[in-house]
RNA sequence: CGAGAAGAGGGGACCAUCGCUGGUUUUUUGAGCAAUCAAAAAACGGGAGGAAAGUCCGGACACCACAUGGCAACGUAGCGGGUAACGCCCGCCCACCGCGAGGUGAGGACAAGUGCAACAGAAAGGAUGUACAGGUAAUGCUGUAGUGAAAUCAGGUAAACUCUACGUGGUGCAAGUCCAAAUAGGCAAAGGUGUUUUUUGGUCAAACAAAGAACUAGGAAGGGCCACUUCUGAAGAUUGCGGGUAGGGUGCUCGAGCCUUAGGGUAACUUAAGGCCUAGAUGAAUGAUGGUUCAAGACAGGAUCCGGCUUACACCUUCUCUCGGUUU
Numbered sequence: 001c002g003a004g005a006a007g008a009g010g011g012g013a014c015c016a017u018c019g020c021u022g023g024u025u026u027u028u029u030g031a032g033c034a035a036u037c038a039a040a041a042a043a044c045g046g047g048a049g050g051a052a053a054g055u056c057c058g059g060a061c062a063c064c065a066c067a068u069g070g071c072a073a074c075g076u077a078g079c080g081g082g083u084a085a086c087g088c089c090c091g092c093c094c095a096c097c098g099c100g101a102g103g104u105g106a107g108g109a110c111a112a113g114u115g116c117a118a119c120a121g122a123a124a125g126g127a128u129g130u131a132c133a134g135g136u137a138a139u140g141c142u143g144u145a146g147u148g149a150a151a152u153c154a155g156g157u158a159a160a161c162u163c164u165a166c167g168u169g170g171u172g173c174a175a176g177u178c179c180a181a182a183u184a185g186g187c188a189a190a191g192g193u194g195u196u197u198u199u200u201g202g203u204c205a206a207a208c209a210a211a212g213a214a215c216u217a218g219g220a221a222g223g224g225c226c227a228c229u230u231c232u233g234a235a236g237a238u239u240g241c242g243g244g245u246a247g248g249g250u251g252c253u254c255g256a257g258c259c260u261u262a263g264g265g266u267a268a269c270u271u272a273a274g275g276c277c278u279a280g281a282u283g284a285a286u287g288a289u290g291g292u293u294c295a296a297g298a299c300a301g302g303a304u305c306c307g308g309c310u311u312a313c314a315c316c317u318u319c320u321c322u323c324g325g326u327u328u
Stems, first nucleotide, its partner, number of pairs: 001324005007318004012293007020047002023044009049299001053310002056308005061172004073168005078092005093107001094105004108163002113161002115157002130145005176250004186241004194215008218232005257276008294297001
């Protein structure tokens, strides 16, 4: 110098103006005896990611289910360790790939049973045994040849059925829980349930019951009011209770948390001390405009929360190592 291997860090920065969202403080106004609550304004400081993504594994949490045992289904599979747990991570062994640094591995069992296998070959999981030679009373009985990875040798294959060992209840914050309007329906209370008439039942006849019709009191709408008109008309309306819905609160973000130092461990990881608080929205905020600057900015956005895996990603920085070449 060239070509590679394995990690780590970052993911534009700064300024001004105008906004959005949640928080704290102060002030003002309103309500309240007060605590306090509501609204508005101002100030201050907070406001996406390394993957917030896929929703593929593992958990926390919540509700439902659950005596125990077994079957089925699904998952996992060298040995040891880490962890709340895992199919994740670390170490070692083995196999394969690479000159190497390194990379990859669903890495239990084919001697329980079943299945599957190109070409060549007479014949392939099996002997209707090919050619030549030898041998026998007889028989592939024996040798050699030939094909093939393999020819009577307990062959290969389980990301083939299967067997073995171990493990697994279901649904996901739209979980769940609290408050709770209007309308409709449920239950209860008080009040009301008129007059005439028809039919049916009932009766000796009535009473009485059911269904229907007419009228009226009453009610509603229009109208400033009355009159009036229309609708309704013995029904509805009122009050209370309880369930549910809309809506609101909570769950909700302090957590298997992050940083630093020291100790243990090859490592994953763990222990102790000190320090820090870092979105919590709900039609859903985190933006827009202008300017300066560099290496010229990719993939992409929370929605209960964590640990992983996988996938996407412009460019920059940095550490270690390998192979080859050149020069001294």
Predicted 3D model of a 328-nucleotide RNA (Bacterial RNase P class A) from a Bacteriovoracaceae bacterium. It is recorded under the gene name rnpB. The coordinates come from a structure-prediction model, not an experiment, and the mean pLDDT is 75. Lineage of the source: Bacteria > Bdellovibrionota > Bacteriovoracia > Bacteriovoracales > Bacteriovoracaceae.